[in-house]
RNA sequence: UCUGAAAAAGGCAAACCAGCCGUGAGGCUGGGACGCAAAGCCAUGGGUCUUCAAUGAAAAAGAAAGAAGAAUGCCAGGUUGCCGUGA
Numbered sequence: 001u002c003u004g005a006a007a008a009a010g011g012c013a014a015a016c017c018a019g020c021c022g023u024g025a026g027g028c029u030g031g032g033a034c035g036c037a038a039a040g041c042c043a044u045g046g047g048u049c050u051u052c053a054a055u056g057a058a059a060a061a062g063a064a065a066g067a068a069g070a071a072u073g074c075c076a077g078g079u080u081g082c083c084g085u086g087a
Stems, first nucleotide, its partner, number of pairs: 001087002003084002011036002016031006034073001040079003044076003048070005055061001
């Protein structure tokens, strides 16, 4: 440096439930564990989602482009790092 079949120490915590915050996607705290070897950190690229909104006489509809946001437990990228096997 690559690697994660098995082991040990420790770690995180999906769905769901309760409270609070947010128009919303969602967030925080507590409970709870489906999973995770970076499910630590960074919205950098792609994709996803929300609100606003262009369009439309209006209602319905609401795509591309646009503005403001959300999530890294979607895929990449960057960066740091525990334990152990093998090379």
Predicted 3D model of an 87-nucleotide RNA (c-di-GMP-I-GGC riboswitch aptamer) from Candidatus Brocadia pituitae. The prediction has a mean pLDDT of 79.